[in-house]
Context: one part of a larger RNA
RNA sequence: UGACGGGGACCCGCACAAGCGGUGGAACAUGUGGUUUAAUUCGAUGAUACGCGAAGAACCUUACCUGGGUUUGACAUGUUAGUGAAAGUUUUCUGAAAAGAAUUCCCUUUAAGAGCUUGCUCUUGAACACUAUCACAGGUGAUGCAUGGCUGUCGUCAGCUCGUGUCGUGAGAUGUUGGGUUAAGUCCUAUAACGAGCGCAACCCUUACCCUUAUUUGCCAGCGGUUCGGCCGGGAACUAUAAGGGAACUGCCGGUAAUAAGCCGGAGGAAGGUGGGGACGACGUCAAGUCAUCAUGGCCCUUACGUGUAGGGCUACACACGUGCUACAAUGGGAGAUACAGACGGUUGCGAAAGCGCGAGCUGGAGCUAAUCUGAGAAAGUCUCUCGUAGUCCGAAUUGCAGUCUGGAACUCGACUGCAUGAAGCCGGAAUCGCUAGUAAUCGCGGAUCAGCAUGCCGCGGUGAAUACGUUCUCGGGUCUUGCACA
Numbered sequence: 001u002g003a004c005g006g007g008g009a010c011c012c013g014c015a016c017a018a019g020c021g022g023u024g025g026a027a028c029a030u031g032u033g034g035u036u037u038a039a040u041u042c043g044a045u046g047a048u049a050c051g052c053g054a055a056g057a058a059c060c061u062u063a064c065c066u067g068g069g070u071u072u073g074a075c076a077u078g079u080u081a082g083u084g085a086a087a088g089u090u091u092u093c094u095g096a097a098a099a100g101a102a103u104u105c106c107c108u109u110u111a112a113g114a115g116c117u118u119g120c121u122c123u124u125g126a127a128c129a130c131u132a133u134c135a136c137a138g139g140u141g142a143u144g145c146a147u148g149g150c151u152g153u154c155g156u157c158a159g160c161u162c163g164u165g166u167c168g169u170g171a172g173a174u175g176u177u178g179g180g181u182u183a184a185g186u187c188c189u190a191u192a193a194c195g196a197g198c199g200c201a202a203c204c205c206u207u208a209c210c211c212u213u214a215u216u217u218g219c220c221a222g223c224g225g226u227u228c229g230g231c232c233g234g235g236a237a238c239u240a241u242a243a244g245g246g247a248a249c250u251g252c253c254g255g256u257a258a259u260a261a262g263c264c265g266g267a268g269g270a271a272g273g274u275g276g277g278g279a280c281g282a283c284g285u286c287a288a289g290u291c292a293u294c295a296u297g298g299c300c301c302u303u304a305c306g307u308g309u310a311g312g313g314c315u316a317c318a319c320a321c322g323u324g325c326u327a328c329a330a331u332g333g334g335a336g337a338u339a340c341a342g343a344c345g346g347u348u349g350c351g352a353a354a355g356c357g358c359g360a361g362c363u364g365g366a367g368c369u370a371a372u373c374u375g376a377g378a379a380a381g382u383c384u385c386u387c388g389u390a391g392u393c394c395g396a397a398u399u400g401c402a403g404u405c406u407g408g409a410a411c412u413c414g415a416c417u418g419c420a421u422g423a424a425g426c427c428g429g430a431a432u433c434g435c436u437a438g439u440a441a442u443c444g445c446g447g448a449u450c451a452g453c454a455u456g457c458c459g460c461g462g463u464g465a466a467u468a469c470g471u472u473c474u475c476g477g478g479u480c481u482u483g484c485a486c487a
């Protein structure tokens, strides 16, 4: 000087407390461990692995296993020699395919020279292909404890440092400490310090209010028409859209504080003290993670640890754990009627009307490169009826049969539909998680990936709470101080 303390003081955080809803019990989905297997490819492992890499394993992917192939190679640049006018293209046979053997009328593509019938032949070269050859290619092989890059975490915590000066023999200290204050090393003040940098904040995006401009595909107040649909004439008000501005700064008033920084209350205002949300992550820590995104040193393989191919596996299943979904019902289930979103996608695409089918879906093909057409029916909600506390008209697993769609192909191993079947489950032990407001809870909708496949992920809106006395305790963190047998 740090680190540490079941030392002290002060402070903060859904850390506890106060509340609301869960997980842990059930079935299923998914990931992991374990076991099994020819293979169940690899990585991730307290917090900071486990719906994680994977925004989507039937083949492919695919790295694994088995079988059958290949060796200058699936891919790149060149060397030497040889062959062929070459390659594209077509067809047949063998084969699971890879591949092998054979065939090719016509057609397309090239420079120079020679010959002649002027569109054909020959020669040479380029290019191309094949054979042989040598350099090499190739490796999802090992090392993340050799590395770059990227990332997690402490932590959006308020810290981490430097120059000059001063103090100290020196390591170092001071500044960065004290008194206040703040979300903040934020600011004020005191002060042997005076300044500065990286962080904080602000500048950026979005949301909340207003103005100007613009007015179609959007809008419809007033006027007219109407088939009653902003449908038409028309309008530019309103909504909305999208470009530019304004607006919030403790600016104003009062109190308080040290006449400071600030804090408390009030006014005005759409918004009030960082307005809400996001992006943004200091010096560093964990030899944290990644050699399987990529790049890369040295090491290893080179008829194989490279590279095509078919089938299988990654989907196994006594079990254990994590994360979810659906429930156990009446604030509910079922039937009928009926209302209101936002954001987003669409040309190898979205696909309307109409018709068919109980349905998944099929036929159909209008319109749309989209404020125009379309996915598209929002659901919870509201109204009426029914069920009457039952393992039920709860719950849906499982299983049988029949189907639909995608795809070359759904056996291993897809999603969905109909009929039948109707398991466990009556609110969950110890323990444990999330959340402070348009939040939790609950309800549906969209997107990426994607032929097909979502209870996951990323977004969107609808309905919409309870509680916070407080900081004694648990966990994590910050500042000062103290002890120290640690560095």
Stems, first nucleotide, its partner, number of pairs: 001487002004483002007481007015471002019435005026326001028324006034317002042053002064312004069307002073136001077135002080132005086109003091102004111124006138301002141299001143297001147295002149290003152286001154284001159198006165174003177190004204278004209246007219235002223233003249272001252266005328428001332387007344375003349368002354363003394425001399420007441463007